[in-house]
RNA sequence: ACAAAGAAAAGGCAACACACGCGAAAACGUGUUACGCAAAACCACCGGUCUAAGGAUAAUACUAUCUUUAUCUAUGGCAGCGGAGUCUCCGUG
Numbered sequence: 001a002c003a004a005a006g007a008a009a010a011g012g013c014a015a016c017a018c019a020c021g022c023g024a025a026a027a028c029g030u031g032u033u034a035c036g037c038a039a040a041a042c043c044a045c046c047g048g049u050c051u052a053a054g055g056a057u058a059a060u061a062c063u064a065u066c067u068u069u070a071u072c073u074a075u076g077g078c079a080g081c082g083g084a085g086u087c088u089c090c091g092u093g
Stems, first nucleotide, its partner, number of pairs: 002093002006090001012037002017032005035080001041086002045083003048078003054073006
């Protein structure tokens, strides 16, 4: 330097749930906890997926600018869904 992905040692991360905070929501932060993880480290570039405040379209209605319903939409998220990119501990070959 490369490869595989793990028997040991040392250390690391932290799902769900609960509490508080935050947000329109999805989600996120902190604490407790410990389902799991050798990249469960970083990064929304590609696919996927969650949400729909705002916006668009349609419908209903006496009237839809406001107040109703449905559909679409990310400028909001998810890296613990897959791929690309970046960095990387110990041991083994």
Molecule: c-di-GMP-I riboswitch aptamer
Organism: Colwellia sp. MB02u-6